The part of an RNA shown here (small-subunit ribosomal RNA, central domain) has 349 nucleotides and comes from an uncultured bacterium.
The full RNA is in RNAcentral, with records from ENA, Greengenes and SILVA.
The coordinates come from a structure-prediction model, not an experiment, and the mean pLDDT is 89.

Context: one part of a larger RNA
RNA sequence: CUGGGUGUAAAGGGUGUGUAGGCGGACUCGUAAGUCAGAGGUGAAAUCUCCCGGCUCAACCGGGAAACUGCCCCUGAUACUGCGGGUCUUGAGUCCUGGAGAGGUCGCUGGAAUUUGUGGUGUAGCGGUGAAAUGCGUAGAUAUCACAAGGAACGCCAGAGGAGAAGUCGAGCGACUGGACGGGUACUGACGCUGAGGCACGAAAGCGUGGGGAGCAAACAGGAUUAGAUACCCUGGUAGUCCACGCCGUAAACGAUGGAUGCUCGAUGCUGCGGCCGUCUAGGCUGCAGUGUCUAAGCUAACGCGUUAAGCAUCCCACCUGGGGAGUACGAUCGCAAGGUUGAAACUC
Numbered sequence: 001c002u003g004g005g006u007g008u009a010a011a012g013g014g015u016g017u018g019u020a021g022g023c024g025g026a027c028u029c030g031u032a033a034g035u036c037a038g039a040g041g042u043g044a045a046a047u048c049u050c051c052c053g054g055c056u057c058a059a060c061c062g063g064g065a066a067a068c069u070g071c072c073c074c075u076g077a078u079a080c081u082g083c084g085g086g087u088c089u090u091g092a093g094u095c096c097u098g099g100a101g102a103g104g105u106c107g108c109u110g111g112a113a114u115u116u117g118u119g120g121u122g123u124a125g126c127g128g129u130g131a132a133a134u135g136c137g138u139a140g141a142u143a144u145c146a147c148a149a150g151g152a153a154c155g156c157c158a159g160a161g162g163a164g165a166a167g168u169c170g171a172g173c174g175a176c177u178g179g180a181c182g183g184g185u186a187c188u189g190a191c192g193c194u195g196a197g198g199c200a201c202g203a204a205a206g207c208g209u210g211g212g213g214a215g216c217a218a219a220c221a222g223g224a225u226u227a228g229a230u231a232c233c234c235u236g237g238u239a240g241u242c243c244a245c246g247c248c249g250u251a252a253a254c255g256a257u258g259g260a261u262g263c264u265c266g267a268u269g270c271u272g273c274g275g276c277c278g279u280c281u282a283g284g285c286u287g288c289a290g291u292g293u294c295u296a297a298g299c300u301a302a303c304g305c306g307u308u309a310a311g312c313a314u315c316c317c318a319c320c321u322g323g324g325g326a327g328u329a330c331g332a333u334c335g336c337a338a339g340g341u342u343g344a345a346a347c348u349c
Stems, first nucleotide, its partner, number of pairs: 004320003007303002012317001014201004021194003025088007033081002035077004040072003049065006091191001092188003095184004103177007110154001115149007125136002162169002206247006215241002220236004258316006266294012298305002322349003331342004
């Protein structure tokens, strides 16, 4: 240096965008850098290897050969790669058109329910549990009716359903806005794939400033339980949960499965758009895109995966190398902090 791997054994980066780099469709002309062939030069000696010889052997030493797998130059070859020119349309993109969607941001509006307040009716309980008690209630609770306030979440629709790069997204309406898909096949003509760094996004909790606070609820208090009960259960209850702006940057951030492209039997659902047939009704057949289930071959240690691959291949990135020590210490860097990122060793089994 090569050789092995990453769903569950160690191992896919949380996700995207993109710089350098790596890799890259079809035809053709040129060039000859890589590549290949032949020739020449050089590749000191010693060492290594082989043969022969000298010290009684050996080490050691002498002689010869081979080798020194390299570099330089010349001539030639042109399949592949590179470079330059030309052409192409299938990759990629643009254009026109159509429908689907909790995709995103902002604003406005709505009803159900909980809680609280005020008033009415009404009277002795309510609440809670395995059973209780703390708690609430004759200062009139619970229940019930009316009105009001306020915050948060949006029942049914709702689906194995949909959208998004991921995190995630669910009341209605409006404004602004991103992407994907179907149909047309008009245009550009390889404009592509991946992507170390970088940059952006990134649940919950947490942090800063200012608001808000109905319900819920870490901490905390009380009541129970218990040998104890710093818990599970109950009554309360503050941060927080909500909003704006700014941080944090982590998760079982999971499909525990990186991205792209091509190829490889089938069966059967769902979603979106289209085509054909039909008695234009019910329906049948079918194309593209997405999303499920079951399976052939194949793969796998097995489980299982199986055209949405974990099959067969190519390209690029990331990561793994026994358990513990340890995601720790130290250093660096980011952060207001909490802490994050990077990330050892001794020792030990």